The prediction has a mean pLDDT of 81. The RNA shown here (SAM riboswitch aptamer (S box leader)) has 124 nucleotides and comes from a soil metagenome.
RNA sequence: CUCAUCGAGAGGGGCAGAGGGACCGGCCCGUUGAAGCCCCGGCAACCUGCGACGAACGCGAGACCGCGCUCGGAGCCCGGUGCCAAAUCCGUCUCGCGGCGAGAGCCGUCGCGGGAAAGAUGAG
Numbered sequence: 001c002u003c004a005u006c007g008a009g010a011g012g013g014g015c016a017g018a019g020g021g022a023c024c025g026g027c028c029c030g031u032u033g034a035a036g037c038c039c040c041g042g043c044a045a046c047c048u049g050c051g052a053c054g055a056a057c058g059c060g061a062g063a064c065c066g067c068g069c070u071c072g073g074a075g076c077c078c079g080g081u082g083c084c085a086a087a088u089c090c091g092u093c094u095c096g097c098g099g100c101g102a103g104a105g106c107c108g109u110c111g112c113g114g115g116a117a118a119g120a121u122g123a124g
Base pairs, nucleotide, nucleotide: 001124002123003122004121005120006119011040012039013038014037015036019029020028021027024091025090026089041084042083043082046080047079049076050075053072054071055070057068058067059066060065088118092116093115094114095113096112097111098110099109100108101107
């Protein structure tokens, strides 16, 4: 830099001792113990591996059948990562729709939806 995903899921113990949730703002979590390190456990299914089953094609005289090959693929979890408070905790920009404001337009504000940005994780 590119692509995919991000409202689901999953925590105990030991050491340690004041921070943590990316940044900023908010709002939370934290001495009933934060970060960090270690041990054990779990979640998930991105990569790897295995793979029931299905389909196309080829070969065999051969539809059935057998073998081969390609594609899809439920599922499994040995391995490589990741993750285990809160939607990526919420927000920012833009477009559309709706409510409210005297309110048709502009504007403000609130809500919903699409897209983008930022970020995280994986694969390249």